[in-house]
RNA sequence: ACUCGGCUGGGCGAGCAUAAAUAGGAUUCAGGCCCAGUGCGUCCGGGAAGGAGGGCAUUUGCCGAUGGCCCAAGCUCCCGGGGUAUCA
Numbered sequence: 001a002c003u004c005g006g007c008u009g010g011g012c013g014a015g016c017a018u019a020a021a022u023a024g025g026a027u028u029c030a031g032g033c034c035c036a037g038u039g040c041g042u043c044c045g046g047g048a049a050g051g052a053g054g055g056c057a058u059u060u061g062c063c064g065a066u067g068g069c070c071c072a073a074g075c076u077c078c079c080g081g082g083g084u085a086u087c088a
Stems, first nucleotide, its partner, number of pairs: 002015004006038006025087003032040001043081006053071004059064001
């Protein structure tokens, strides 16, 4: 020189063809090693689709069945907000 710790530049650190990590001063935070930016991830609010599950109504002697309506989690997408903290 190269690759990696979201991306760019710098810092700190690691590795040797791999892309990880117990490293990156200590602790802390959901917030990713630090700074500036970014706003990828993370967090909060709103919306849409979807539909695990539940309810209502109808029919029926009952079980049940049909279609309809309502509520709705995880997940996906969109919009907006914000952008760990303290100490050395």
This is a predicted structure of an 88-nucleotide RNA (Pistol ribozyme). It matches the Rfam family "Pistol ribozyme". Its family is annotated with catalytic activity in the Gene Ontology. Model confidence (mean pLDDT): 84 of 100. The RNAcentral record of the sequence draws on ZWD.